Bacterial RNase P class A from an Actinomycetota bacterium, 381 nucleotides, folded computationally.
Rfam family: Bacterial RNase P class A. Rfam classes the family as a ribozyme.
The coordinates come from a structure-prediction model, not an experiment, and the mean pLDDT is 79.
RNA sequence: GGCGCCGGACAGGCGACCGCGCCCGGCGGUCCGCCGCCGGGUGAGGAAAGUCCGGACUCCACAGGGCAGGGUGCUGGGUAACGCCCAGGCGCGGUGACGCGCGGAGAGCGCCACAGAGAGCAGACCGCCAGCGACCGGCUCCGGCCGGAGCGGGCAAGGGUGAAACGGUGGGGUAAGAGCCCACCAGCGCGGCGGGUGACCGUCGCGGAUCGGCAAGCCCCACCCGGAGCAAGGCCGAGCAGGGACAGGGUCGCCCGCCCGUCACGUCCCAGGUGGGCCGCAGGAGGCGUCGGGAGACCGGCGUCCCAGAGAGAUGGUCGCCACCCGCGACCGGGUGACCGGUCGCGGGGACAGGAUCCGGCUUAUCGGCCGGCGCCUCCC
Numbered sequence: 001g002g003c004g005c006c007g008g009a010c011a012g013g014c015g016a017c018c019g020c021g022c023c024c025g026g027c028g029g030u031c032c033g034c035c036g037c038c039g040g041g042u043g044a045g046g047a048a049a050g051u052c053c054g055g056a057c058u059c060c061a062c063a064g065g066g067c068a069g070g071g072u073g074c075u076g077g078g079u080a081a082c083g084c085c086c087a088g089g090c091g092c093g094g095u096g097a098c099g100c101g102c103g104g105a106g107a108g109c110g111c112c113a114c115a116g117a118g119a120g121c122a123g124a125c126c127g128c129c130a131g132c133g134a135c136c137g138g139c140u141c142c143g144g145c146c147g148g149a150g151c152g153g154g155c156a157a158g159g160g161u162g163a164a165a166c167g168g169u170g171g172g173g174u175a176a177g178a179g180c181c182c183a184c185c186a187g188c189g190c191g192g193c194g195g196g197u198g199a200c201c202g203u204c205g206c207g208g209a210u211c212g213g214c215a216a217g218c219c220c221c222a223c224c225c226g227g228a229g230c231a232a233g234g235c236c237g238a239g240c241a242g243g244g245a246c247a248g249g250g251u252c253g254c255c256c257g258c259c260c261g262u263c264a265c266g267u268c269c270c271a272g273g274u275g276g277g278c279c280g281c282a283g284g285a286g287g288c289g290u291c292g293g294g295a296g297a298c299c300g301g302c303g304u305c306c307c308a309g310a311g312a313g314a315u316g317g318u319c320g321c322c323a324c325c326c327g328c329g330a331c332c333g334g335g336u337g338a339c340c341g342g343u344c345g346c347g348g349g350g351a352c353a354g355g356a357u358c359c360g361g362c363u364u365a366u367c368g369g370c371c372g373g374c375g376c377c378u379c380c381c
Stems, first nucleotide, its partner, number of pairs: 001377008010368001012322007020043010045352001049363002052361005057229004064256004069225005074088005089102005103220002108218002110214003125159002127155003131151002135148005167185006186210001188207008233279004242270005248260003286305008324349011
């Protein structure tokens, strides 16, 4: 210098004019419900998004037992909790920084498309190997020899198909071969010892010649899960027309338990009416700084700050200057050069997107540049 990997933080600034929501104060008006003007304060995000997980909160028994059903899935830790995060283990990919994946297929059932001879109690297309005979061709020293076709067999080394085809190397063995036999290696299982909280790792011994995949098909094991959701729920106001059914109802299903109710001021259904106000609702698992603990996620102490809260929904627009990025041109400097740096001028660009009960995550979208750490290649000293 080039190409990359990982993490963090930002999401233009200032001014002028016009405009919007909410709150406070003042003044004016009023049909007492509010309305107008002036001044001040305040007003979206890293994802506010998708609504995919997890919680807080509320109500139903502050929620209980069993079944069914659903979810999660290496190990240890963090957390209010999680399908998230951190650290570790193993496997795979990458030269590397690093990235991705993760229970069980020796409990059972099921499945493995296409291609291929054979894909689930394996298989024989090409091939290899002897044998048979009354076949064909060639050669012949007439004894036969060589090659091919045929028949019924043997084999699984080599070729070929596939995502996957019953280990590898060497030796023995054989007509040819093959764990057929043997040694070593790999792999599987069992056991011992050592290390680790653990996943697991290291090592030693023994045993059988030893083929897989899919659990996001059923299933098994372990753990977790009651339901509904701020249109939760509570209070106030306005308005209306009643009718029917009933012993059952209690927030998906079944059984139990518990609570309420069992003849009417109850419950459910249909019809009718309203669809207004207030609370919930903004001080919180809160932000920032600092100190301490920890390898880290994270936790604790102290200090400091108050930071949208609405009506189906306000935060925007124009112009100027500065800063940033891109393109073109001119000039200056460096270099043999490709090129690099700087100044000026002109033109262009600034994304993704917007709260609605709140919080923790994940995922997805995003113009640009910034900071930190690391890897590989090349050059110079």